[in-house]
Context: one part of a larger RNA
């Protein structure tokens, strides 16, 4: 010199950096005081201030114990007051909240990738749909049996959503589910028209053989009958899902309440909106800064938000994410010094 762990630092104080990461700062107890907002519980230790040691059989009050002749006396604890003492500093060391403003997401406490992710993911109370009448549905099991449940629809299972507040629009054409049973289609099976094989008899041939062919046996098999399903007819979207285009139009211009037309099952309602969603885009305007691709408030031209695949707000909460501020600092300007350990040298 390098690395690690600590200590200190002039002036400045985030200029560092993706980002205040890390460090610093705050800190106990008592008193004063405490905003928006709010589900009236909170927020709140909000914030912001002040005090704090020691001495004095000093003074006052409260309380407890002992003793008592019931007048009192003695002692302990706590709180307050007064006077005094010392230091730079009195929770004199150690332990011991930094705070505020605004926004996104998720209501909350909780759970999770044992060993790179703790979250906005999962769960959750609440909401909804659906199945199930008990020998329940569902699940495990060739079965017996068991769980469900020593429960009984205020119960149990499945699915979706996710406190609360205000709400949850239109579409049943497709897919699914539920119901219907007139018609079409339709299996095994029943049925057996008809046909085939086989050969007695018959017939033909000189013969080998050929032809025809009953019964029996065997095989194929039409019509006809024949359930669910499918086709079909309805219902159902907190089922899976879906929720348009073009042209014209108002006496400046612009815009288009209005009209026309095509298509559709129906054409996106309320609310929100450059958003965890916006490509163009660092959109435009406003705020904050000397300067702001981030942030906040608006606008709406929503490439490609939208209503339990929930929509929009929301107090409280969060080792969450984002932006700003105060305090504070070696993060930095820009380095320096010190201690200990390692590295290094010798052994």
């Nucleotide at each position: 010199u390098u690395c690690g762990u600590g200590g200190c630092c002039a002036a400045g104080g985030a200029a560092c950096u993706c980002g205040g990461c890390a460090a610093a700062a705050u800190a106990g107890c008592c008193c004063u005081g405490u905003a928006a907002c709010u589900u009236c519980g909170g927020g709140a230790g909000a914030a912001a201030g002040g005090g704090u040691g020691c001495c004095u059989c000093g003074c006052u009050g409260a309380u407890c114990c002992u003793u008592u002749u019931u007048g009192g006396a003695g002692g302990g604890u706590c709180a307050g007051c007064a006077g005094g003492c010392c230091g730079c500093a009195g929770u004199g060391a150690a332990a011991a909240g930094g705070c505020c403003c605004a926004g996104g997401c998720g209501a909350c406490u909780g759970u999770u990738u044992a060993c790179c992710a703790a979250a906005a993911a999962c769960a959750c109370a609440g909401g909804a749909c659906u199945u199930u009448g008990c020998a329940a549905a569902a699940u495990c099991g060739a079965a017996a049996g068991a769980u469900g449940a020593a429960g009984u629809a205020u119960a149990a299972g499945g699915u979706c959503u996710g406190a609360u507040a205000c709400c949850u629009g239109c579409c049943c054409g497709g897919u699914g589910c539920u119901g219907g049973a007139a018609g079409g289609u339709u299996a095994a099976u029943a049925g057996g028209a008809g046909g085939a094989g086989u050969u007695a008899a018959g017939u033909u041939g000189u013969a080998a053989g050929g032809c025809u062919a009953a019964a029996g046996c065997u095989c194929c098999a039409a019509a006809u009958a024949g359930a669910a399903g499918c086709c079909c007819c309805a219902g159902u979207a907190a089922a899976c899902g879906g929720c348009g285009g073009c042209c014209g139009u108002a006496a400046c211009c612009u815009u288009g309440a209005c009209g026309g037309u095509c298509c559709u099952a129906a054409g996106g309602u309320a609310g929100c909106g450059a958003a965890a969603u916006u490509c163009c885009u660092u959109g435009u305007c406003g705020g904050g800064u000397a300067a702001g691709u981030u942030c906040c408030g608006a606008c709406c031209u929503g490439c490609a938000c939208g209503a339990a695949u929930g929509g929009u707000g929301u107090a409280a909460c969060g080792a969450u994410c984002u932006g700003g501020g105060c305090g504070c600092u070696g993060u930095c300007u820009c380095a320096g010094c010190c201690a200990c350990g390692a590295g290094c040298u010798c052994g």

The part of an RNA shown here (large-subunit ribosomal RNA, domain IV) has 347 nucleotides and comes from Tipula maxima. Model confidence (mean pLDDT): 86 of 100. RNAcentral holds the full RNA, with entries from SILVA. NCBI's taxonomy places the organism under Eukaryota, Protostomia, Pancrustacea, Dicondylia, Acutipula.